Notes:
A computed fold for a 505-nucleotide part of an RNA from an uncultured bacterium, annotated as small-subunit ribosomal RNA, 5' domain. Model confidence (mean pLDDT): 84 of 100.
Context: one part of a larger RNA
RNA sequence: GGAUGAACGCUAGCGGCGUGCCUAAUGCAUGCAAGUCGAACGGGAUCCUUUUGAAUUUAUUCUAAAGGUGAGAGUGGCGAACGGGUGAGUAACACGUUGGUGACCUGCCCCAGAGAGGGGGAUAACUAUUGGAAACGAUGGCUAAUACCCCAGAUGUCAUUACAGUUAGAGAGUAAUGUCUAAAGCUCCGGCGCUCUGGGAGGGGCCUGCGGCCCAUCAGCUAGUUGGUAGGGUAAUGGCCUACCAAGGCGAAGACGGGUAGGGGACGUGAGAGCGUGACCCCCCACACUGGUACUGAAACACGGACCAGAUACCUACGGGUAGCAGCAGCAAGGAAUAUUGCCCAAUGGACGAAAGUCUGAGGCAGCAACGCCGCGUGGAGGAUGAAGGCCUUCGGGUUGUAAACUCCUUUUCUGGGGGAAGAGAAAGGACGGUACCCCAGGAAUAAGUCUCGGCUAACUACGUGCCAGCAGCCGCGGUAAAACGUAGGAGGCGAGCGUUAUCC
Numbered sequence: 001g002g003a004u005g006a007a008c009g010c011u012a013g014c015g016g017c018g019u020g021c022c023u024a025a026u027g028c029a030u031g032c033a034a035g036u037c038g039a040a041c042g043g044g045a046u047c048c049u050u051u052u053g054a055a056u057u058u059a060u061u062c063u064a065a066a067g068g069u070g071a072g073a074g075u076g077g078c079g080a081a082c083g084g085g086u087g088a089g090u091a092a093c094a095c096g097u098u099g100g101u102g103a104c105c106u107g108c109c110c111c112a113g114a115g116a117g118g119g120g121g122a123u124a125a126c127u128a129u130u131g132g133a134a135a136c137g138a139u140g141g142c143u144a145a146u147a148c149c150c151c152a153g154a155u156g157u158c159a160u161u162a163c164a165g166u167u168a169g170a171g172a173g174u175a176a177u178g179u180c181u182a183a184a185g186c187u188c189c190g191g192c193g194c195u196c197u198g199g200g201a202g203g204g205g206c207c208u209g210c211g212g213c214c215c216a217u218c219a220g221c222u223a224g225u226u227g228g229u230a231g232g233g234u235a236a237u238g239g240c241c242u243a244c245c246a247a248g249g250c251g252a253a254g255a256c257g258g259g260u261a262g263g264g265g266a267c268g269u270g271a272g273a274g275c276g277u278g279a280c281c282c283c284c285c286a287c288a289c290u291g292g293u294a295c296u297g298a299a300a301c302a303c304g305g306a307c308c309a310g311a312u313a314c315c316u317a318c319g320g321g322u323a324g325c326a327g328c329a330g331c332a333a334g335g336a337a338u339a340u341u342g343c344c345c346a347a348u349g350g351a352c353g354a355a356a357g358u359c360u361g362a363g364g365c366a367g368c369a370a371c372g373c374c375g376c377g378u379g380g381a382g383g384a385u386g387a388a389g390g391c392c393u394u395c396g397g398g399u400u401g402u403a404a405a406c407u408c409c410u411u412u413u414c415u416g417g418g419g420g421a422a423g424a425g426a427a428a429g430g431a432c433g434g435u436a437c438c439c440c441a442g443g444a445a446u447a448a449g450u451c452u453c454g455g456c457u458a459a460c461u462a463c464g465u466g467c468c469a470g471c472a473g474c475c476g477c478g479g480u481a482a483a484a485c486g487u488a489g490g491a492g493g494c495g496a497g498c499g500u501u502a503u504c505c
Base pairs, nucleotide, nucleotide: 001505002504003503004502006501007500008499009498010497013376014375015374016373017372018371019369020368021334026332027331028330030329031328032327035078036077037076040075041074047068048067049066050065051064053062054061055060085287086286087285095211096210097209099207100206101205104204105203106202109200110199111198112197113196114195115194117151118150119149120148126141127140128139129138130137131136156180158178159177160176161175162174163173185192186191213259214258215257220250221249222248225247226246227245228244229243230242231241232240262284263283264282265281266277267276268275269274289310290309291308292307293306312323313322314321315320340366342365343364344363348362349360350359351358352357379409380408381407382406389400390399391398392397414442415441416440417439418438419437423432449494450493451492452491453490454475455474456473460489461488462487463486464485470477471476
């Protein structure tokens, strides 16, 4: 000098674009953040219309039937594994990059081929009885489906064998044999779905060469340890797991141990090499009160799912229950320090749905904060008797200083009034927003500070003080004329900022 997710002191007019708990992965009141589909299914509260009957105070009420509407709850499907947060753990194939998978998976989407025949038994809702303070149940009965089950059935999948062929290695191809199993309907008649198989796209699992922290005051480490055989397990390889057999495997090219740490794209600085960092944005990983476990599913060992244990907190009728903001706001605590319990789904994107649409604290916006960057303004021209005042003075004057006053002008800003968007691809539809922007009027009106002035380092005098009070980044100033302390005048730097502190180059 540059830089910062900064903080502190003094000061402060406006706008645009960004950024904003770095500390306690501490604890959380309250609200919201994941639903959707009636064109899968049973059922149907409520309300409306028409009609029958009854009552009546002629307003209406009750009863029954038909038609329509279709709430809440339930079965079922898809989603909830995305999106959002955090960086505790992790020195590891976690990440980055290079390859491999002849060892693999893939819902929804796209392409192609083939198919969907027949039958059955339940169950929630509902209802009856009943337990419990509650949370939540128990038993009996009724019912539906794109829920569940059985039979048949094949261009087939799968298994075994053979062939040919390729390789390091076939689970790919062809043939034979055997075995095994699939399906579901809805409709507004346009379609939308269902099953099996092959391929694709996108996504993922696993393996691998290389690369990137500190300590040797850590030198030896290792029994599922290293390898083999067999089996189990997985979508799949593998000590991943188990049994048996062998005795191996790693290590100064740093094993093992300890400390620290999410990694990368990038960011800061620097001429570069490098050094430092890993906020915001993007990719990957890990985690979801702490530890463990599996279930469902195409995918989880699952932030707003389940079970168990623990800590914590709350409710309780003492028997027992409930909860998890490292989602968005917000609260407490900690701290030098970090914002609103806002608006909207109008746009972009996502889930569901045939669609209309619903949901969406993702997202779009607004609010707060000079926290940062950028831009604008605080007026312009003229104006010497160089006014007054201040300060200095050798008392002549010098300086503040064209500065002010004063004259003329302008209106960026500001205030008031009027108009008023784009963002919405075809009609309508805009949270932002009466915002941006445009026009008119008014009036210099509403707007300057801060740090420094001994040298480094741009900028000097006077007074006060008297090794005191104080200053200070380093050298050093101050003990009676201090350009270094304090005040004043003047000057210099930067400017809605200016200094200080911390950290990096």